[in-house]
Order: sequence, then structure tokens, then C1' cells
RNA sequence: GCCCCCUUAACUCAGACGGUAGAGUAUUGGCAUGGUAAGCCAAAAGCCGACGGUUCAAGUCCGUCAGGGGGCA
Repeated sequence: GCCCCCUUAACUCAGACGGUAGAGUAUUGGCAUGGUAAGCCAAAAGCCGACGGUUCAAGUCCGUCAGGGGGCA
């Protein structure tokens, strides 16, 4: 220098052919226990890396940039 992949909750990851975002863990509250842990129930937590574009509508499609990983030279 060229090519490919990844970026979504605090963390690890889902998200069919565009229709307005979910799980596990962790956190908080409750139940239960003589009490703690485990267990059970519930809640909070995101404008989906940034900025543009297409569209009635974008996490999803297109472009540029940024960060991370890999391959070739």
C1' cells in the first nucleotide's frame, strides 16, 4: 500500500427479505432463610461507533471517516 471481517445495554452476544431492539451475565428491588449464598419473581439500563445519502420508514442498504482484528505484498 491493497483486500476481508467486526463495532448493538456495564460485559458477552442475538436481531429472516428494511416496519421502530432482545437474551445471558452483572446491577437494583422483592420473595424465601434463623442468617448468608444458591434459587424464584420483577425492574432499570440502548436512540445500535461518528457523519452524510437512499426510502413513507434504516441496527439492517450505499458512501466517507474512526477504532479493533485478520490476510497479501